[in-house]
The RNA shown here (Guanidine-I riboswitch aptamer) has 101 nucleotides and comes from Methylomonas methanica. Its Rfam family is "Guanidine-I riboswitch aptamer". Its family is annotated with regulation of gene expression in the Gene Ontology. NCBI's taxonomy places the organism under Bacteria, Pseudomonadati, Methylococcales, Methylococcaceae, Methylomonas.

RNA sequence: AAAAAUGGUGACUAGGGUUCCGGCUUAAAUUUAAGCGUCAGCGACCGAGAGUUGCCGGCUUCUUUCGGGGAGCUACACGGCGGGAUAAAAGCCCGGGAGGU
Repeated sequence: AAAAAUGGUGACUAGGGUUCCGGCUUAAAUUUAAGCGUCAGCGACCGAGAGUUGCCGGCUUCUUUCGGGGAGCUACACGGCGGGAUAAAAGCCCGGGAGGU
């Protein structure tokens, strides 16, 4: 100086909007239609690299009847604008990006 690796996934939460359900308003009236997310919904849905937690994986090491079993580690992490998906939006994705230290 360069390259590679520093992982995957489930559940949940912060957060998010409004396709469905519900709520409210108006009209009709039949089992309906339209509008409202500025509607403070533990219904449902989306949901974190830098949030929580579990499982798997990885590395080191001890042991083994060679099937496996045990122990330790798995660090750090400030972050736009803008764009994208979905009905729509978001700590979702672009993105451990641009930039900064």